About this RNA
This is a predicted structure of a 75-nucleotide RNA (transfer RNA) from a Nanobdellota archaeon. Rfam family: tRNA. The family's RNA type in Rfam is transfer RNA. About the family: Transfer RNA (tRNA) molecules are approximately 80 nucleotides in length. Lineage of the source: Archaea > Nanobdellati > Nanobdellota. The coordinates come from a structure-prediction model, not an experiment, and the mean pLDDT is 83.
RNA sequence: GGGGCUGUAGCUUAGCCUGGCUAUAGCACUACUCUGAUAAGGUAGAGGUCCGCAGUUCGAAUCUGCGCAGCCCCA
Numbered sequence: 001g002g003g004g005c006u007g008u009a010g011c012u013u014a015g016c017c018u019g020g021c022u023a024u025a026g027c028a029c030u031a032c033u034c035u036g037a038u039a040a041g042g043u044a045g046a047g048g049u050c051c052g053c054a055g056u057u058c059g060a061a062u063c064u065g066c067g068c069a070g071c072c073c074c075a
Stems, first nucleotide, its partner, number of pairs: 001074007010027003020058001029045005051067005
């Protein structure tokens, strides 16, 4: 220098290919419950402007372009 894959909550992730309700789950976190107490269990809750910018569209996490970061391959 060329090519490919990946990027969603504190962590791990579903959803993306096939655009359409205010975006999923587990762990962790907070409160309550349970216990003599702790852990486990149960109930409820908070936490995301989906890596960034732009474009297409009535409508974008999803499609397109350019960047950024990580990994891999070729030279």